RNAcentral holds the sequence, with entries from MGnify. A computed fold for a 116-nucleotide RNA from a marine sediment metagenome, annotated as SAM riboswitch aptamer (S box leader). Its mean pLDDT, the model's own confidence on a scale to 100, is 82.

RNA sequence: CUCAUCGAGACCGGUUGAGGGAUAGGCCCGACGACGCCGGGGGCAACCACCGGGGAAUCGCAUCCCCGAAAGGUGCCAACUCCUACGGGAAUCCGCGAGGAUUCGCGAGAGAUGAG
Numbered sequence: 001c002u003c004a005u006c007g008a009g010a011c012c013g014g015u016u017g018a019g020g021g022a023u024a025g026g027c028c029c030g031a032c033g034a035c036g037c038c039g040g041g042g043g044c045a046a047c048c049a050c051c052g053g054g055g056a057a058u059c060g061c062a063u064c065c066c067c068g069a070a071a072g073g074u075g076c077c078a079a080c081u082c083c084u085a086c087g088g089g090a091a092u093c094c095g096c097g098a099g100g101a102u103u104c105g106c107g108a109g110a111g112a113u114g115a116g
Stems, first nucleotide, its partner, number of pairs: 001116006011040005019029003023085004042077003047073002051068006081110001086107002089104006
């Protein structure tokens, strides 16, 4: 840089000692010990590899799609990626009006993870 996914799911013990949730705002978690680190025949998941079944395609392979299993390589185990940031809609309400408020989708951006 490209592609895919991100509303589900899943923790105990030890250690340390005040911060942490990427940034900003919000809202949370945290001395009833968070975050981090270490350990575990702990767990979740199914991206990659392996395996099984089915389909498309092919002369046959290759290749692609779906399902299952999963002991290997990663990843993950508070809150939808915790929410919102930018754009554009819909509904409702307020206002004579210009307009404003709330809620909910969509798209983009940013981020995370995997594969290349």